[in-house]
A computed fold for a 104-nucleotide RNA from Guptibacillus hwajinpoensis, annotated as SAM riboswitch aptamer (S box leader). The coordinates come from a structure-prediction model, not an experiment, and the mean pLDDT is 84. The model forms 97% of the base pairs in the Rfam consensus. RNAcentral holds the sequence, with entries from Rfam and Ribocentre. Rfam family: SAM riboswitch aptamer (S box leader). Its family is annotated with regulation of gene expression in the Gene Ontology.

């Protein structure tokens, strides 16, 4: 690590160092010297844990998060308009990714 299960439409700083890319990967499409990203400190509560009226609701110990729905789309189906064997929309199941446990 594979692997297995749930979750992913909400929540969360005009702070401090730092210096250029960055948002997984492909296409878009954003965010960045009005200083990203990354580190601390603040916060928020996804999972465990703890307490509880154990329905619920509180803590913040363990991991986690803290721009845009996982940003969006990426295989397939189904339905709508429009057209001609193609286009756009919406929904549905996957895939792939993230986290938390278990698991080694």
């Nucleotide at each position: 690590a594979a692997c297995u299960u749930a979750u992913c439409a909400a929540g969360a700083g005009a702070g401090a160092c730092u210096g250029a890319g960055g948002g997984a990967c492909u296409g878009g499409c954003c965010c960045g010297a009005u200083g990203a990203c990354g580190u601390c400190c603040g916060g928020c509560a996804a999972c465990c844990u703890g307490c509880u009226u154990u329905u619920u609701g509180c803590a913040a110990g363990g991991u986690g998060c803290u721009a845009c729905u996982u940003c969006c789309a990426g295989c397939a189906a189904a339905a709508u308009g429009g057209a001609g064997u193609c286009c756009a929309u919406u929904u549905u199941g996957g895939a792939a990714g993230a986290u938390a446990a278990g698991g080694g």